[in-house]
Context: one part of a larger RNA
RNA sequence: CUAUGGUUAAGGAACUCGGCAAAAUGACUCCGUAACUUCGGGAGAAGGAGUGAUCAAGUAAUUGAUCCGCAGUGAAUAGGCCCAGGCAACUGUUUACCAAAAACACAGGUCUCUGCUAAGUCGUAAGACGAUGUAUAGGGGCUGACGCCUGCCCAGUGCUGGAAGGUUAAGAGGAGAACUUAACUUGACGCAAGUCGAUUUGUGAAGGUUCGAAUUGAAGCCCCAGUGAACGGCGGCCGUAACUAUAACGGUCCUAAGGUAGCGAAAUUCCUUGUCGGGUAAAUUCCGACCCGCACGAAAGGUGUAAUGAUCUGGGCACUGUCUCGACCAUAGACUCG
Numbered sequence: 001c002u003a004u005g006g007u008u009a010a011g012g013a014a015c016u017c018g019g020c021a022a023a024a025u026g027a028c029u030c031c032g033u034a035a036c037u038u039c040g041g042g043a044g045a046a047g048g049a050g051u052g053a054u055c056a057a058g059u060a061a062u063u064g065a066u067c068c069g070c071a072g073u074g075a076a077u078a079g080g081c082c083c084a085g086g087c088a089a090c091u092g093u094u095u096a097c098c099a100a101a102a103a104c105a106c107a108g109g110u111c112u113c114u115g116c117u118a119a120g121u122c123g124u125a126a127g128a129c130g131a132u133g134u135a136u137a138g139g140g141g142c143u144g145a146c147g148c149c150u151g152c153c154c155a156g157u158g159c160u161g162g163a164a165g166g167u168u169a170a171g172a173g174g175a176g177a178a179c180u181u182a183a184c185u186u187g188a189c190g191c192a193a194g195u196c197g198a199u200u201u202g203u204g205a206a207g208g209u210u211c212g213a214a215u216u217g218a219a220g221c222c223c224c225a226g227u228g229a230a231c232g233g234c235g236g237c238c239g240u241a242a243c244u245a246u247a248a249c250g251g252u253c254c255u256a257a258g259g260u261a262g263c264g265a266a267a268u269u270c271c272u273u274g275u276c277g278g279g280u281a282a283a284u285u286c287c288g289a290c291c292c293g294c295a296c297g298a299a300a301g302g303u304g305u306a307a308u309g310a311u312c313u314g315g316g317c318a319c320u321g322u323c324u325c326g327a328c329c330a331u332a333g334a335c336u337c338g
Base pairs, nucleotide, nucleotide: 001333002332003331004330005329006328007327008326010324011323014322019319027051028050029049030048031047036041038145052067053066054065055064056063057062068072080317081316082315083314084313085312086311087309088308092104093103108143109142110141111140112139113138114137120129121128122127146304147303148302149301151234152233153232156231157230158227159226160225161224162223165222166221167220171216172215176211177210178209179208180207183203184202187196188195189194235253236252237251238250239249262296263293274290275289276288277287278286
């Protein structure tokens, strides 16, 4: 020096990102116990006092007297506590081996699908699960105890319903066209001369083959409604009151509708250490307000909330080698010799 353990004057968090670590508290009996509260809790709240042995009385709890020690739960084992706030209701679950949480789950809420050969899922299928269940059941989505609540917009997208009209496939339909030929017909080119040609030229019924217009033809889409605890969205400019300032009020543009209640510098606030108040001698943190919300907001829930939490944040009491500022001791290493 390293690791582990022990002691430490005076001070007592001045240490530090932060009381991290350590110290302190601790058992049992008795007294006593606040705010708040969902009346169960909170609560072991907090805060105090006692604890040995012998003798006597008493069924006993216990009471009285006496005795010893520095010290009586005589060693060891055995909650630190309080105040305020954020988040999550809670017990639970999770990244086996860097994250235990405010994440997941949860009871509760709500929407939606499903009438049973259910919907849904696995499988090519057979088949299986759902379920030996039957809408007080089962699947899916979102939210997440409880209290008070959950505003406006259906224009876009989605979903549900509708069927008058438009559009629309295969199929149906078959106007017509082409090819083919029995039959009939005889020409073509060239100014001319002429050349070629009957194995050629033209017309062409029926049948066959191919193409094929009108017309007909479902869902869907267009269209018409509904629907937000469906995906989602929830404005701008200008003026105005007898100081000033502000604007209950008015005007105008745009929109499907222009953010309601509640909350708000917030796990959200850039400017920002906003401003005011509290706490400190002094605080970018913290608490209470204000509202100018860069960019809160109502089941991607809003706002409160007792209890709970190895949660996060701020403050206090107690306590201490965390520190001022170090020191000493023990054990095991390191180091020297072997």
RNAcentral holds the full RNA, with entries from ENA. Large-subunit ribosomal RNA, domain IV from Candidatus Amulumruptor caecigallinarius, 338 nucleotides, folded computationally. Its mean pLDDT, the model's own confidence on a scale to 100, is 85. The source organism's lineage runs through Bacteria, Bacteroidia, Bacteroidales, Muribaculaceae and Candidatus Amulumruptor.